[in-house]
Molecule: c-di-GMP-I-GGC riboswitch aptamer
Organism: Armatimonadota bacterium
RNA sequence: UCCGACAAGGGCAAACCCGCCGCGAGGCGGGGACGCAAAGCCACCGGACCCUCGAGGUCGGCCGGGCUGCCGAAG
Repeated sequence: UCCGACAAGGGCAAACCCGCCGCGAGGCGGGGACGCAAAGCCACCGGACCCUCGAGGUCGGCCGGGCUGCCGAAG
């Protein structure tokens, strides 16, 4: 460095419910855990979705890519 253990200590939080915001996709906060070794960050490529269809918008918990990062058995 690759890699990722029925390891340790921690972290995040799907569906669903409540409140607020948004025309909407959806977002934020609280509850809640299906899962996650980048489920941390970036709309760069592809993709999906929304609208008032444009030089618009949403999604990273959809595939790639970039940047950063905790721990340490076996190999």